[in-house]
RNA sequence: CCGUCGAACCGGCCGACCCUUCGGGGGACGCCGGACCGGGGACCCACCGAAGUCCCGGGGUGCAGUGCCCGCGGUCCGCCGCGAGCACCGGGCGAACUCCCGCCCGAACCCGUCAGCUAACCCGGUAGGCGGCCGUUGGAGAAAGA
Repeated sequence: CCGUCGAACCGGCCGACCCUUCGGGGGACGCCGGACCGGGGACCCACCGAAGUCCCGGGGUGCAGUGCCCGCGGUCCGCCGCGAGCACCGGGCGAACUCCCGCCCGAACCCGUCAGCUAACCCGGUAGGCGGCCGUUGGAGAAAGA
């Protein structure tokens, strides 16, 4: 510099600092504006269910879920945690697009007993990671002529 997962980008001001062939180049943090993303939050709607028992509450971001089944550990013996397999389901890539085909992923973290939806309104985020001097050359179609 190009591309990619992601909301995580654009413009302006300031400017710690870094490089320098001393001409200059780069530029964190912070602030302002825009754009994008997330949370809280009415009416209406939804939920609501006697009594008893058990309990290891409930919720959010995100594709990162559900079921079956096996092994190990825990157990208040209701179940819970971890790992593997299978099925369904969710997501990404193959350099705008569609179909096919192929290859992958299904994590991590946060709130703190509390939150359905939700106009006004209020609050917060703009990270982190990966690939490549190649790609349009996985195939077909359509389209563009960058």
c-di-AMP riboswitch aptamer (ydaO/yuaA leader) from Blastococcus sp. URHD0036, 146 nucleotides, folded computationally. The prediction has a mean pLDDT of 76. Rfam family: c-di-AMP riboswitch aptamer (ydaO/yuaA leader). Its family is annotated with cyclic-di-AMP binding and regulation of gene expression in the Gene Ontology. The sequence was found by an Rfam model in a public genome assembly.